[in-house]
């Protein structure tokens, strides 16, 4: 770092999708080891069971139990005393229990994270000052009793204390009116020389402990600043609210509380409300800047069932304390309790989904304790999971006969594959056996010193010795043994994406990330070989970032792709001209303080590596504080004239608004003249009109709109503005001088205008016209056309607020080549003038240079190159639509989603095709003419119907007298029957046998039986052997007109004999492309000339070949005969001049001439010639296109039959008929039939052959047998034609269809089912509706001849002559074609493409009477525990007064007050859920009805509005 995918192809916008790294993951197939980490992300759901908080006996009375030691009694192993020891349950007291651990509900700020601050506290802990003096009264335990089911509780009685409370002191402290007043303590334990003693001890002294204080250090409590998600479809919020003042409260500042006073405070720089979430450090990702996240580690808050509440206490409003109310859930004797795993573990339950009811306190911490321990699910081990990460392994070397096997396979052979097998070695791990750590030192103790100290006690420090102490764990590790031994699997293989091939399967199973694959040859699906990647892991899926500059700050746009507000003013906003001081707010240096650690980097060190783990060091891009700078922003000030504004002086102009006024035309009204018709369409009818219209004269009403001027001319901010004259009244522009001195640009929100429609009062209405009616068109026509017509159109006044309101281009400003127009000013300079040059502004146009763009295009008037500000977009659709707001009288405007759905939508250009677009041009394409065809009879072929079968293919042109140049039999593929199975035919192998041939017999043959002749050819003396053909047998194989012409070859149709289709270089475009090949002429022709960014060339045209047309020569037999003989006859002689015949040759080139053209090409016209511009005809057919046509000629790929789908063989069918069509025949008559007579080709054929002459028969034919392998002989009369005769316009002497009867040839055979003859018989048809074919000259008609298959069949096909025309103005119409052109939403290309309604299924959403549920607010009741204030009738030990009772002091209970949880009433406001019905909406291979838009889409289409 980029690919894929919109299209026939290209370029560009866009959007989906992929390749990367990631996770606290799950799932799915597999699983060999180790190390280091992680492991309820769901139900802050509900919990069984055990543990997670204790300790102190050096604080106390004390002794239940345990050990020990004494005593007693005795029954010698038991009772029982004894607090004497060690110790100690349960209790008083002190210390912890506010740490540790957990979770993330809650909190958008009473949090958090940087940085600051000043009005606090603070047990242990460290420092330092000054105490430790001296009384007293209780209580629990304990006991006696009660009460209760339990929990527990009550009473009487006895006790201690570092518990409790007085008294004394008072250096600090506190209070204070400054005089003064107030307040503490507690002992324990070790030890001890002297003295004292009630022998307890007291006093001393060590340590600890207690009191009062002052600092500190940690820690904590409070404030500020900055910063932290969304959503204006939440825009206003606040009543203790914001201040002050007194009081109170609190460690400790405050409205914190409370009384008054004042009205303030917060908000678009987003308040308030609603979602929706613990926060950072960091983690993922990314070049980075972001983005996304907050498991595990650390800090911080938060919360401990749900909610309120104190209390103790240094601390909590307290996870494993209290009380109270709720829900749960346990016990219970129903009266009462008793409980909170978000602590380790574990259970259920939810869920894709997360772990052992586990060891040890050995380290580390933490509590407590003098200490020694004791507690510690914290913590450090183990255990489960391939969750992640790192490491290692599953062996190594050699082996070609390239085994075997599996798979392809062109069957030759390739692949797997050195891969295995074999040989030769290693032992990592694993299994076994043996060794065996670190992690452990402090504390104990002992010993030495050294402080206190009277003191060699004791305690503290130091220093050596010593002894103990390990869950992990017999774990790392380390030896040894045997042994390839124990260890590989997932995904993928169409492209992106690296890796193909067989079979299966047949739009079916099925895959799919995105494009898409599957309909019989699948690399995409399934299975299998093989490859590819990855590897104890591999794939799936989910999620995040990234690609994606696809939210753009780094780094994108807005003319057409989505995107410029309709358009001004103009508040806040951001920006803003020159010069001076100055300031230091940004800016910017420097220098301190923080920025926790822990993570990243970096350079190291440890585990054999690594991952992990440490030691430093860098960063932590960031906030403070200070100290310079003064360029540059900002502030203040003074000053400038260029920006900008005023004033004077001109100009032009459909700017506005108001009044007035004008003609011409349309309709209407009156009078006139005038007569039948007007109007109106493609055609027409409705309408008007004989009641007098149109037409025309003259009058006259009334309304709107202003013709020539007019003009890519004017003005205006846009909408918009038009005869003419008045008035009022805004803006531009142009010289220049004076003045003000930045006064400016831009503009969310607001405010103004703002085309037609439309909507409201009230006029007004000629004309034109939505609806409406008629009338045509149509298959319909609620339309497009006519003919009428309301509203509206107009006017005053109010609203509406959209428009394709566009230059689809926001304003403002600066700079960047020109040319040419036109309007409006100014200078100049020509001219008599009209005017014209030159320059110089301000507008509007038309090229165009760089540059710009995706391309089209833009281009000083920018879309160029800047800068300033606003508005706007981020796929298409759902949608400019629901909801809700705001506005509006409604109509409806604006704001403006989502759920679904789709891989696209899309812009610009390219090549095409196509058009009921243009232009040109050609063809029997139309026109103009001949003659058919469509109607009849019949032939032929197809559909369809029939059948056992009618045998298959061919289907617009371009199938249908087509394959089929011959279906009775064969053909023959079809049916029926009947038979054969190596086979009718080919190759190999075996065995016989020469091939062959005679004749019976059974059967429809097929065939099957029996026979009768032959022994052949090559080599070899022989035996044999070969070559050839026949029988016979077993097996590869034959064989299939079986299927797929959409698997193909070949070969053909067909556009089209059309004139077109490419290449190569070069050049243009960024490309697909394009240029060439387009123009201008010409032509039959991309023929040919000219021109040009093209030169060239290639297939195709033409030419070259064939026949024919004219001459020449050369040849002369079968042909020919001019001249000479001769005959019946070119029949013979002779001859090759003529004609023919076949070779070769001439010849026609626009070659010459005049005219047209551009001096060309070419064209017209003429000469000459047999023939004139391609002479006439033919073969010859370019790139493609129709998946055309053919597997039933031939070839062949795959499939499929194999005693049959193969072969045989008889008999039937292909010939069938109610019908439709096509393509021929003969007719319908006299330009004819008929009969008699006559006369002229051409070009084929011919031995299985044509077959003469004669005869024979009405004839078909029959006989005969000459000729003839053919310029010789035969088919073989040529027909219309001419010459006569005859029919008279009829269903006929026209026509001949059918039957009837008799025959003739072919063949085995003519019943189905041939063709001819003769005789009879004489349908239908009088020229043929819509519609349609052919043809332009030796053609068309029209006549007849021949030939091929063929035994035989001809109206068919191929061919040949005879006879012989009309007409072609012309290209407007129709058809096809060709080039150029526009337009395209079409490329399967118009037989394209595409809308909407309804119909039916599915989705998801609006509306919706109502219903259910959660949030919240407000008022009102109620009013638990609490602590506060009041009150204390009752009740109480310490202090005081009193001899006492008693009473003060303080207290307790109880009561009462306001607060207030939880509950309740009522009203509101918001979320969500369900909803009968009900609206559009989106999807859905083959449904209705139509054709709205893409082409001028057949009415140009589009927007706004009714």
């Nucleotide at each position: 770092a980029g690919a894929g995918u919109u299209u026939g192809a290209u370029c560009c916008u866009g959007g989906c999708u992929c390749a990367g790294a990631u996770u606290g993951a799950a799932c799915g197939c597999u699983g060999g080891c180790g190390g280091c980490a992680u492991g309820c992300u769901u139900u802050a759901c509900a919990c069984a069971u055990g543990c997670a908080a204790g300790u102190c006996g050096a604080a106390c009375g004390g002794c239940a139990g345990c050990a020990u030691g004494g005593g007693u009694g005795c029954u010698u192993g038991c009772a029982c005393c004894u607090g004497a020891u060690g110790g100690c349950g349960a209790g008083u007291g002190g210390c912890g229990a506010a740490c540790g651990g957990g979770u993330g509900a809650g909190u958008a700020a009473u949090a958090c994270a940087u940085c600051g601050g000043a009005a606090c506290g603070u047990a242990c802990c460290a420092a330092g000052u000054a105490a430790u003096g001296g009384g007293g009264g209780a209580u629990a335990a304990c006991u006696a009793c009660u009460c209760g089911a339990a929990a527990g509780a009550g009473u009487g009685g006895c006790u201690a204390a570092u518990a409790c409370c007085g008294c004394a002191u008072a250096c600090g402290c506190c209070c204070u009116a400054a005089g003064g007043g107030g307040g503490a303590a507690a002992g324990c334990a070790g030890g001890g020389g002297a003295u004292c003693u009630u022998c307890g001890g007291a006093c001393c002294u060590u340590g600890c402990g207690u009191u009062a204080u002052u600092u500190g250090a940690g820690c904590g409590g409070c404030c500020g600043a900055u910063g932290u998600c969304u959503g204006a479809u939440u825009a206003g919020c606040u009543a203790g609210u914001u201040g002050g003042u007194g009081g109170g409260g609190u460690a400790a500042g405050a409205g914190c509380c409370u009384a008054c006073c004042a009205a303030g405070g917060c908000g678009a720089c987003g308040a308030u409300c609603a979602g929706u979430a613990g926060c950072g450090g960091g983690u993922c990702u990314g070049a980075g800047a972001g983005g996304a996240u907050g498991a595990u580690c650390c800090g911080c808050c938060a919360c401990a069932c749900u909610g309120g509440g104190a209390c103790u206490g240094a601390g909590a409003c307290a996870c494993g304390g209290c009380c109270c109310a709720g829900a749960c859930u346990c016990c219970u004797a129903c009266g009462g309790g008793a409980g909170g795993c978000a602590g380790c573990a574990g259970u259920g339950g939810g869920g894709a989904a997360u772990u052992u009811u586990g060891g040890a306190c050995a380290a580390u911490g933490g509590g407590c304790g003098a200490a020694a321990g004791c507690c510690u699910g914290a913590u450090c081990c183990a255990g489960c999971c391939a969750u992640g990460c790192c490491g290692c392994g599953u062996g190594u070397a050699u082996g070609a006969a390239g085994a075997a096997g599996g798979c392809c396979u062109u069957c030759g052979g390739g692949u797997u594959g050195u891969a295995a097998a074999g040989u030769a070695c290693u032992u990592u791990u694993g299994u076994u056996a043996g060794g065996g750590a670190a992690g452990a030192a402090a504390a104990g103790c002992u010993u030495g010193u050294u402080g206190c100290u009277a003191a060699u006690a004791u305690c503290a420090g130091c220093a050596a010795g010593u002894c103990a102490u390990g869950a992990c764990g017999g774990u790392a590790c380390c030896u040894a043994a045997a042994g390839a031994a124990u260890a590989a699997g997932c995904a993928c293989c169409g492209g992106c994406u690296a890796a193909c091939u067989a079979c299966g399967u047949g739009c079916c199973a099925g895959c799919a990330g995105c494009c898409g694959c599957g309909g019989u040859a699948a690399u995409a699906c399934g299975u299998a070989g093989g490859g590819u990647g990855c590897a104890a892991g591999c794939g799936u899926u989910a999620a995040u970032c990234g690609g994606a500059a696809u939210u753009a700050c780094u780094g994108g746009g807005c003319g057409u792709a989505a995107a410029g507000c309709g358009u001004g003013c103009g508040c806040a906003g951001g920006c803003g001209g020159u010069g001076a001081u100055g300031u230091a707010a940004g800016a910017u240096a420097g220098a301190u303080g923080u920025g926790a650690a822990a993570u990243c980097c970096c350079c190291g060190g440890g585990c054999u590596c690594a991952a992990c783990c440490u030691g430093g060091g860098a960063a932590c891009u960031g906030c403070g504080u200070u100290u310079g700078u003064g360029a540059c922003u900002g502030c203040a000030u003074c000053a400038c004239u260029c920006g900008a504004g005023u004033a004077c002086g001109g100009c032009a102009g459909a700017g506005g608004g108001a009044g007035g006024u004008g003609g011409a035309a349309u309709u209407c009204c009156g009078c006139g003249u005038g007569u039948a018709g007007c109007a109106g369409u493609g055609a027409a009818a409705u309408g008007c009109g004989u009641a007098g219209a149109u037409a025309u004269g003259c009058g006259g009403a009334g309304g709107a709109a202003c013709a020539c001027c007019g003009a890519u001319g004017g003005c205006g901010a846009a909408g918009g503005c038009a005869g003419c004259c008045u008035c009022c009244u805004g803006g531009g522009c142009c010289a220049g001088u004076a003045c003000u001195g930045a006064c400016g640009c831009u503009c969310a929100u607001g405010c103004a205008c703002g085309a037609a429609a439309g909507c409201g009062u009230g006029g007004g209405g000629a004309g034109c016209a939505a609806a409406c009616a008629g009338g045509a068109u149509u298959a319909g026509a609620u339309a497009c056309c006519c003919u009428g017509g309301u509203a509206g159109u107009c006017c005053a006044c109010g609203c509406c607020c959209u428009a394709a309101a566009c230059g689809a281009u926001g304003u403002c400003a600066a700079c960047u080549a020109g040319u040419u127009g036109u309007u409006c000013g100014g200078u100049g300079a020509g001219g008599a003038g009209a005017c014209u040059c030159a320059u110089u502004g301000a507008g509007u146009a038309a090229c165009g240079c760089a540059g710009c763009u995706a391309a089209c295009g833009c281009g000083u008037g920018a879309a160029g190159u800047u800068g300033a500000c606003c508005g706007c977009c981020u796929g298409g659709g759902g949608a400019g639509u629901a909801c809700g707001g705001c506005c509006g009288c409604a109509a409806g405007g604006u704001u403006a989603a989502a759920a679904c759905u789709c891989a696209a939508a899309g812009g610009a250009a390219u090549u095409g095709a196509c058009g009921g677009g243009g232009a040109c041009c050609c063809g029997c394409a139309c026109a103009a003419g001949c003659g058919g065809u469509g109607g009849a009879u019949g032939a032929u072929g197809u559909g369809g119907a029939u059948u056992a079968a009618u045998u298959c293919g061919a289907u617009g042109c371009a199938a249908c007298g087509c394959g089929a140049a011959a279906a009775a039999c064969c053909u023959u593929a079809c049916c029926u029957a009947c038979c054969c199975u190596u086979g009718a035919c080919a190759u190999g192998c075996c065995a016989g046998g020469a091939a062959c041939u005679u004749g019976c017999c059974a059967g429809a043959g097929a065939u099957g039986g029996c026979u009768u002749g032959g022994u052949g050819c090559u080599c070899g003396a022989a035996a044999g052997a070969g070559a050839g053909c026949c029988u016979g047998g077993a097996c590869a194989c034959a064989g299939g007109u079986g299927c797929u012409g959409c698997a193909u070859g070949g070969c053909u149709g067909u556009c089209g004999u059309c004139a077109g289709c490419u290449c190569g270089u070069g050049u243009c475009g960024g490309g697909a492309g394009a240029u060439g090949u387009u123009g201008g002429g010409u032509u039959a022709a991309g023929u040919c000339c000219c021109g040009c960014a093209a030169c060239g060339a290639g297939c195709g045209c033409a030419a070259c070949c064939c026949c024919u047309g004219u001459c020449g020569u050369u040849a002369a037999u079968u042909g020919c005969c001019a001249u000479c003989a001769u005959u019946a006859a070119g029949u013979u002689g002779g001859g090759c001049a003529c004609u023919u015949u076949a070779g070769c040759g001439a010849g026609a080139c626009u070659g010459c001439c005049g005219g047209u053209g551009a001096c060309a090409a070419a064209c017209c016209g003429g000469a000459g010639g047999a023939a004139g511009g391609u002479g006439g005809g033919g073969a010859u057919g370019a790139c493609g296109u129709c998946a055309a046509g053919u597997c039933c000629u031939c070839a062949u790929g795959g499939c499929c039959c194999u005693u049959a789908u193969g072969g045989g063989u008889a008999g039937g069918g292909c010939u069938u008929c109610a019908c439709a069509c096509g393509u021929c025949a003969u007719a319908c008559a006299a330009u004819g039939g008929u009969c008699g007579g006559u006369a002229c080709a051409g070009a084929g054929g011919g031995u299985u052959g044509c077959c003469a002459a004669g005869c024979c028969g009405c004839g078909a034919g029959g006989u005969g047998g000459a000729g003839c392998c053919a310029a010789u002989c035969c088919c073989a009369g040529a027909a219309a034609g001419c010459c006569g005769a005859u029919c008279g316009u009829a269903g006929u002497c026209c026509g001949g269809a059918u039957u009837g009867g008799g025959g003739u040839c072919u063949g085995c055979a003519a019943c189905u089912c041939g063709a001819c003859c003769c005789c009879a018989u004489g349908a239908a048809g009088u020229c043929g509706g819509a519609a349609u074919c052919g043809c332009u000259a030796g053609u068309a008609a029209u006549c007849g001849c021949g030939u091929a298959a063929c035994a035989g069949c001809a109206u068919g096909a191929c061919g040949c002559g005879g006879u012989g025309a009309a007409u072609a103005c012309g290209u407007u119409c129709c058809c096809g074609g060709g080039c150029c052109u526009u337009g395209u939403a079409c490329a399967c290309a118009c037989c394209g493409c595409c809308c909407g309604u309804c119909a039916c299924a599915c989705c998801a959403u609006g509306g919706g009477a109502a219903u259910u549920g959660g949030g919240u607010c407000u008022a009102c009741c109620c009013g638990a525990a609490g602590g506060c204030g009041g009150u204390g009738c009752g009740c109480c030990a310490a202090c005081c007064u009193g001899c006492a009772a008693a009473g003060g002091g303080g207290g307790c209970a109880g009561c009462c007050g306001a607060c207030c949880a939880c509950g309740g009433u009522a009203g509101g406001c918001u979320c969500a859920g369900u909803g009968a019905c009900u609206g559009g909406g989106g999807u859905g291979a083959a449904g209705u009805c139509g054709u709205a838009a893409c082409a001028a889409g057949g009415u140009a289409a589009c927007c706004g509005u009714a």